[in-house]
Context: one part of a larger RNA
RNA sequence: CCCAUGUUUAGGAACUCGGCAAUACAACGGCCGUACCUUCGGUAUAAGGCCUGCCUCGUAGCAAUACGAGGCCGCAGCUAAAGACGCUUUCCGACUGUUUACCAAAAACACAGCUUCCUGCAAAACCGCAAGGUGAGGUAUAGGAAGUGAUGCCUGGCCAGUGUCAGAACGUUAAGGGGAGAAGUCAUGGACUUCGGUCCGGCAGCUUUGAACUUAAGCGCUGAUGAACGCCGGCGAUAACUAUAAUCGUCCUAAGGUAGCGAAAUUCCUUGUCGGGUGAGUUCCGACCCGCACGAAUGGCAUAACGAGAGAGCGACUGUCUCAACAUGGGACUCG
Numbered sequence: 001c002c003c004a005u006g007u008u009u010a011g012g013a014a015c016u017c018g019g020c021a022a023u024a025c026a027a028c029g030g031c032c033g034u035a036c037c038u039u040c041g042g043u044a045u046a047a048g049g050c051c052u053g054c055c056u057c058g059u060a061g062c063a064a065u066a067c068g069a070g071g072c073c074g075c076a077g078c079u080a081a082a083g084a085c086g087c088u089u090u091c092c093g094a095c096u097g098u099u100u101a102c103c104a105a106a107a108a109c110a111c112a113g114c115u116u117c118c119u120g121c122a123a124a125a126c127c128g129c130a131a132g133g134u135g136a137g138g139u140a141u142a143g144g145a146a147g148u149g150a151u152g153c154c155u156g157g158c159c160a161g162u163g164u165c166a167g168a169a170c171g172u173u174a175a176g177g178g179g180a181g182a183a184g185u186c187a188u189g190g191a192c193u194u195c196g197g198u199c200c201g202g203c204a205g206c207u208u209u210g211a212a213c214u215u216a217a218g219c220g221c222u223g224a225u226g227a228a229c230g231c232c233g234g235c236g237a238u239a240a241c242u243a244u245a246a247u248c249g250u251c252c253u254a255a256g257g258u259a260g261c262g263a264a265a266u267u268c269c270u271u272g273u274c275g276g277g278u279g280a281g282u283u284c285c286g287a288c289c290c291g292c293a294c295g296a297a298u299g300g301c302a303u304a305a306c307g308a309g310a311g312a313g314c315g316a317c318u319g320u321c322u323c324a325a326c327a328u329g330g331g332a333c334u335c336g
Base pairs, nucleotide, nucleotide: 001331002330003329004328005327006326007325008324010322011321014320019317029051030050031049032048037042039150053072054071055070056069057068058067059066060065073077078083085315086314087313088312089311090310091309092307093306097109098108113148114147115146116145117144118143119142125134126133127132151302152301153300154299156232157231158230161229162228163225164224165223166222167221170220171219172218176214177213181209182208183207184206185205189200190199191198192197233251234250235249236248237247260294261291272288273287274286275285276284
C1' cells in the first nucleotide's frame, strides 16, 4: 500500500452525476393518537407519544392474563437473537403480474375495461398437397382479427389522396367463342417449248394468319366510411398615447388544430420571463404562452391506491467528506 472488518474528537452531505456506501432511527407486543387526499375500500403500523424486568400479596377469572399495592437490582428489563428510516412534492405507468437465461426489470409487454371489423355453422380464421384436424363436441352474451389500455370528464374538423364496403348504366379489358378476309401448297386446266421443261391461273384438302361481333373480375365511374392509413395554412391592414388585434381584405386548401394541456420524458434559440424554495439553484415546484416541432382510442386531460421506476426538497443520521488516525484478520514485503 491492497482486501475484509471494527472504533473515532469537532463538524454533519461541505462528498458525489446522485447520500452511492455505511451508520443511526423505529421494531409484526400493549395503551394513546393519527393529516392532506380519496374511487369511501383506503391513505395507516400514517405521523407522533408513552409503557415493558424480577419478587411478594390482593382483586377478577376455570385458565391464559389483566389491574392494584409494596419491595429488589442494573447504565440499560421487547436487556440475547431476529425483526421498517420517516415526511413533502412532480413525472410516467392505473393496479397484482411479465421481460432481454449470462451487462437493460423499466416509463417496455400484459391486464380488466372500451371500440371497430369478420363470422349463421359443413362458420369465419388457422394447419395440411390431400384425407383430415384446431376452432368446438362451442353457436353472435359465441369464435376470430386489430387498436386502445382501470376509473372520471371527454374524444373536435377533413372522404381530396390511399384503403375498405356498396353499386351497376356506360367506357376499358384476358383466355375462350367467332370467323369476314388474306396467304402458302396444290390434282385437273391454259400458254410456250430445244420435248428436258418453263410460265400463268388454281378446285378440294392441309397449313399459316386473321377483322367485326361475343365475354368475367378488375380498373375507370357513382356513393358511403376516421376508435380505417392519415391530414388539420399563408400574407397584408385595422381600436382616441403606445402596444396588441375582437375586426377586415386577399391567396390557397379535402379541411385549416376544437376542448384540454403547454419551455413538457415534447422548447432549438434557452440557464426563456416572473414567482417560490437556498447565503448562493443550468436541476426542482407554481405560473406565463412567443407550441423551432402538444393535442384528442397512433387517444387528450385529470386521478385515490400501487412502484427494487425517474426528478426535487426536508427531518433524523452518519468516516461520504473536511482529514485522516488507530485496531483486528488476510495479502503485499523478507527468509525458507
Molecule: large-subunit ribosomal RNA, domain IV
Organism: Patescibacteria group bacterium